[in-house]
This is a predicted structure of a 500-nucleotide part of an RNA (small-subunit ribosomal RNA, 5' domain) from Deinococcus rhizophilus. The organism belongs to Deinococcus, within Bacteria. The coordinates come from a structure-prediction model, not an experiment, and the mean pLDDT is 87. It matches the Rfam family "Bacterial small subunit ribosomal RNA".
Context: one part of a larger RNA
RNA sequence: GGGUGAACGCUGGCGGCGUGCUUAAGACAUGCAAGUCGAACGGAUGCCUUCGGGCAUCAGUGGCGCACGGGUGAGUAACGCGUAACUGACCUGCCCCCAAGUUCGGAAUAACUUCCCGAAAGGGAAGCUAAUACCGGAUGUGCUGUCCCCUCGUGUGGGGCCAGUAAAAGUUUACUGCUUGGGGAUGGGGUUGCGUUCCAUCAGCUAGAUGGUGGGGUAAAGGCCUACCAUGGCGACGACGGAUAACCGGCCUGAGAGGGUGGCCGGUCACAGGGGCACUGAGACACGGGUCCCACUCCUACGGGAGGCAGCAGUUAGGAAUCUUCCCCAAUGGGCGAAAGCCUGAGGGAGCGACGCCGCGUGAGGGAUGAAGGUUUUCGGAUCGUAAACCUCUGAAUCUGGGACGAAAGACGCGCAAGCGGGAUGACGGUACCAGAGUAAUAGCACCGGCUAACUCCGUGCCAGCAGCCGCGGUAAUACGGAGGGUGCAAGCGUUACCC
Numbered sequence: 001g002g003g004u005g006a007a008c009g010c011u012g013g014c015g016g017c018g019u020g021c022u023u024a025a026g027a028c029a030u031g032c033a034a035g036u037c038g039a040a041c042g043g044a045u046g047c048c049u050u051c052g053g054g055c056a057u058c059a060g061u062g063g064c065g066c067a068c069g070g071g072u073g074a075g076u077a078a079c080g081c082g083u084a085a086c087u088g089a090c091c092u093g094c095c096c097c098c099a100a101g102u103u104c105g106g107a108a109u110a111a112c113u114u115c116c117c118g119a120a121a122g123g124g125a126a127g128c129u130a131a132u133a134c135c136g137g138a139u140g141u142g143c144u145g146u147c148c149c150c151u152c153g154u155g156u157g158g159g160g161c162c163a164g165u166a167a168a169a170g171u172u173u174a175c176u177g178c179u180u181g182g183g184g185a186u187g188g189g190g191u192u193g194c195g196u197u198c199c200a201u202c203a204g205c206u207a208g209a210u211g212g213u214g215g216g217g218u219a220a221a222g223g224c225c226u227a228c229c230a231u232g233g234c235g236a237c238g239a240c241g242g243a244u245a246a247c248c249g250g251c252c253u254g255a256g257a258g259g260g261u262g263g264c265c266g267g268u269c270a271c272a273g274g275g276g277c278a279c280u281g282a283g284a285c286a287c288g289g290g291u292c293c294c295a296c297u298c299c300u301a302c303g304g305g306a307g308g309c310a311g312c313a314g315u316u317a318g319g320a321a322u323c324u325u326c327c328c329c330a331a332u333g334g335g336c337g338a339a340a341g342c343c344u345g346a347g348g349g350a351g352c353g354a355c356g357c358c359g360c361g362u363g364a365g366g367g368a369u370g371a372a373g374g375u376u377u378u379c380g381g382a383u384c385g386u387a388a389a390c391c392u393c394u395g396a397a398u399c400u401g402g403g404a405c406g407a408a409a410g411a412c413g414c415g416c417a418a419g420c421g422g423g424a425u426g427a428c429g430g431u432a433c434c435a436g437a438g439u440a441a442u443a444g445c446a447c448c449g450g451c452u453a454a455c456u457c458c459g460u461g462c463c464a465g466c467a468g469c470c471g472c473g474g475u476a477a478u479a480c481g482g483a484g485g486g487u488g489c490a491a492g493c494g495u496u497a498c499c500c
Stems, first nucleotide, its partner, number of pairs: 001500004006496005013360006019353002021318001026316003030313003035064003040061002043058006071271003080196008090188002095184008103137004112127006142165004147160004169176003197243003204234003209231008246268004250261004273294005296307004324350001326349003332346001333344004363393004373384004398437005406428001412421003444489005449470003455484005465472002
């Protein structure tokens, strides 16, 4: 000199864009943050009825979603991350393309009704019923498995015998589904080379440990697990142990090399009060699912129950320190749905904070009797100083009128289709902006001995005090305190902390 998610002191006008618990991964009142589908299904209630039925709402069964999005950085020195490869050892719902199919039956159960237990949370018994819920049979283009043949990059590709193996329908009747197989796309799992902090005042470490065989397990290779066998494996090229730490793109600094850093934004990982476990599922060992243990809080009729803000707001504690219990789904995106649409504290916005950056303003031109006043003086003067007053001009604020872009798709109508048509929809916001009117309308902070730009007077008298270093102060202090003047920055200026 530059930088910061800063804080503190004094001061503070406006706007735009960013940004805001770095500490206790401490504890949390309250509200909201994940639902949706009646074009899968039976029913209940209400309304209408031409008595055929129709419409609306709702709990339940069923489907899809809840593994995304959002938060945090505790743990982790690791194939965790980065980068480059491998997978002949693998999976992939929804989406796209291709091929084939969608047949015949059955038994239940929730809702509902009637009872029972319980303070509650909740649970039980009997009876009835439906489905794209569940089960069985058929068919087998195919696919899977043992075996055989060919192929070659270990389980790749092709062929053969035998065995096994599928489905679900809906409505507005041409669409959406369902099943099997192949391919793609997307997303992931696994493996490897190289790189990835400090301490040797950590030097030896290791029994599933290293390898093999058989078996199990997984989507999948593998001590991943298990039985048996062998005795290996790692280490000064730093094993093992300890400390610290999420990693990267980036960001800061620097001429560069390098050093520091990882807040916001983007990618990856890990976690969801602490610890473990599995279930469901294409995908989880699952933040707002389940279960067990622990700690804590709450309810209780003492028998037993409920909870998890490191989601958005907000409270409390800690701290030098960090915001609104706001508006809207109008846009973008996500979930469900054929759609209308519903949900969405993702997101879009507004609010608060000079926390940062940028822009604007506190006026411009003229004006010497160099006014008054302050300071100083050698008493002549000098200086504040064109500064003010005064004249002319402009017109931040404010007022009035108008008033957005962001929104055109989807839907609807026409059409075989390509496509065409004319409409609806704005939280921000009566905001930005435009036009007209319109008032001269906040300046502070630090410094003035040298480094370093800026000097005098008074007070004080090694006192009170200053100080980044050198050093000032003991009676003429440009260094302390005040004043006048000056210098530097300016809605900021200084100080402190940290990095280069």